[in-house]
Molecule: RNase P RNA; transfer RNA
Organism: Agathobaculum sp. NTUH-O15-33
C1' cells in the first nucleotide's frame, strides 16, 4: 500500500431566550432539582409480579427443546468446546437425537423407486440362416435429486463383495488422551436408499391468564321501564308497592407505578459467560398522555426511532464519525 | 398497551408437498339491422425474504400489511 475478517463506542455538546411532565421548598408572585433509547419497536422466547385454579403425587392430552460441559433468577439465551460444511487465511456456517420399534412419501423421467432385466452380455431350446421363446447376469448404456460402496486383481459360460488388497463409512470390543461429546491406534464382524422443519419413538421441561392482570373508594342502599314476570294489597279488571328481568347516563380517584436479578469506578477468581468484595450514585412516572421551539458555537449534526408494570434475552431498522485485534498479497528496510 | 388469525388473477373464494383451479369482472372473434344475453377463445396470480427437502402456494424461521377482539360499565 491493496484486499478483506471480527469486536467495540459515540448516537451531539455547550450557553442564551420561551414553553411543558414530575419531585422538593416556599405557599403571594416563584424557586431549585430533573426529564427516552440502543434499539423505547416486533411482542419472538424466559422471568419477575397480580388473579384463577390446585391436599399431594402421578399418568394421560397439547406444546416447546435436542451433540457434550459449563454460565445463569431462568431461557429456545450466553460462554467455552466437539463433529458437519464453506474460505489461500483471519474466520463463517449449522433446528446437529433415533431412518433395525413401526407407519407415511418419493410427482415427472426411466424397464425398474426399494425393488427391477429395456437396450447390453451369456448360455439352453425350436429352426438351414436370420429370429423367436426360456434361463442367468447388475460389469456397461439409457432415465433420475437418488439405481443395492469406490477401484484394481482373481474367479467366471457371462458376470457379481463371490473371493482377496487398499480406501470409504457406519457397529461392536480393546488401549491412550479428554470431566464430556470426540480424537488416534489396533483387532472382529458387515456394506440394507433418501426424508422425522411427514407421522412418529426416546430424553428433558411446562397449571391457565395477563398491568385494559388485579386491589382500595366512589355518583349509589340511585334515576327510568312497566311491553315481560312473580309475589303483595283483592274474588277479577284497573291501579299501587316489592322482587326478578330490560334501559339509559355518569365514565372517576388512589394504588399496582418505579431502589432494581439497578448504574458507575474498581480489586479479586475464572479461557471466557459470569462470580464475588469495596466505594459511590439515585437517573423519567405521565394518563389525551410531558421530554419541545428558536439563536450563537464547534470541520459535519443529517440516520433508525419517541417510555405506559419491571427486568434477562433474540430478531428486525439505523446516516455519519471513531477505536482495536487479526489475516492475505505485493513493495522497502 | 395486551391477545388472536389473515394475506392465492382486478374482485371474491377453494384445495393441495409433485405443470394452481372456480365465479364475476377485462380483452378480442362470434350471433344480431344494433344492443343485452348467449356461444367461443385469450391475458392476468401465489405479500417479501431466508432455510429443510429431489422438489414449497403448503413445513420452519424473520419481516411488511390488513383485520378482530380484551378495560372501566360497581
Nucleotide at each position: 500500500u491493496g484486499a478483506g475478517u471480527g469486536a467495540u463506542g459515540c448516537a451531539a455538546a455547550u450557553g442564551g431566550u420561551c414553553g411543558c411532565g414530575c419531585a422538593g421548598c416556599a405557599u403571594a408572585c416563584g424557586c431549585u432539582g430533573u426529564g427516552a433509547g440502543g434499539a423505547a419497536a416486533g411482542u419472538c422466547c424466559g422471568g419477575g409480579c397480580u388473579g384463577c385454579a390446585c391436599a399431594g403425587g402421578g399418568c394421560a392430552a397439547g406444546g416447546a427443546u435436542a451433540a457434550c460441559g459449563g454460565a445463569u433468577a431462568a431461557c429456545g439465551u450466553c460462554c467455552g468446546c466437539c463433529g458437519a460444511g464453506g474460505g489461500u487465511g483471519a474466520c463463517c456456517u449449522u433446528a446437529g437425537g433415533a431412518a433395525u420399534a413401526g407407519u407415511g412419501c418419493a410427482a415427472c423421467a426411466g424397464a425398474g423407486a426399494u425393488a427391477u432385466a429395456c437396450c447390453g452380455c451369456c448360455u439352453c431350446u425350436u429352426u438351414u440362416a436370420u429370429a423367436a421363446g426360456g434361463g442367468g447376469u447388475a460389469a456397461g448404456g439409457g432415465u433420475g435429486g437418488a439405481a443395492a460402496g469406490g477401484c484394481g486383481a482373481g474367479g467366471u459360460a457371462a458376470g457379481a463383495g463371490c473371493u482377496c488388497a487398499c480406501c470409504g463409512c457406519g457397529c461392536c470390543c480393546c488401549g491412550u488422551g479428554g470431566u464430556a461429546a470426540c480424537a488416534c491406534g489396533g483387532g472382529g464382524g458387515g456394506c440394507c436408499u433418501g426424508u422425522a422443519a411427514a407421522c412418529u419413538c426416546u430424553a428433558u421441561c411446562c397449571g391457565c391468564a395477563g398491568c385494559a392482570a388485579c386491589g382500595u373508594c366512589g355518583a349509589c342502599c340511585g334515576g327510568g321501564g312497566c311491553u315481560a314476570u312473580g309475589a303483595u294489597c283483592g274474588g277479577c279488571c284497573c291501579g299501587a308497592u316489592c322482587g326478578u328481568c330490560c334501559c339509559a347516563a355518569c365514565u372517576g380517584a388512589c394504588g399496582g407505578c418505579u431502589u432494581g436479578a439497578g448504574g458507575c469506578g474498581u480489586g479479586c477468581g475464572g479461557u471466557a459467560a459470569c462470580g464475588c468484595g469495596c466505594g459511590u450514585c439515585c437517573c423519567a412516572g405521565a394518563u389525551a398522555g410531558a421530554u419541545g421551539a428558536u439563536c450563537a458555537u464547534u470541520g459535519a449534526a443529517u440516520a433508525c426511532a419517541g417510555a405506559a408494570c419491571c427486568c434477562g434475552g433474540c430478531u428486525u431498522a439505523u446516516a455519519g464519525c471513531a477505536u482495536c485485534a487479526c489475516u492475505c498479497a505485493c513493495a522497502c528496510c | 398497551g395486551g391477545a388472536u388469525c389473515a394475506u392465492u388473477g382486478g374482485c371474491g373464494c377453494g384445495a393441495c408437498g409433485g405443470u394452481c383451479g372456480c365465479g364475476c369482472g377485462g380483452u378480442c372473434g362470434g350471433c344480431u339491422c344494433a344492443u343485452a344475453a348467449c356461444c367461443g377463445a385469450c391475458g392476468g396470480g401465489g405479500c417479501a425474504c431466508a432455510g429443510u427437502u429431489c422438489g414449497a402456494u403448503u413445513c420452519u424461521g424473520u419481516g411488511a400489511u390488513g383485520a378482530u377482539c380484551c378495560a372501566c360499565c360497581a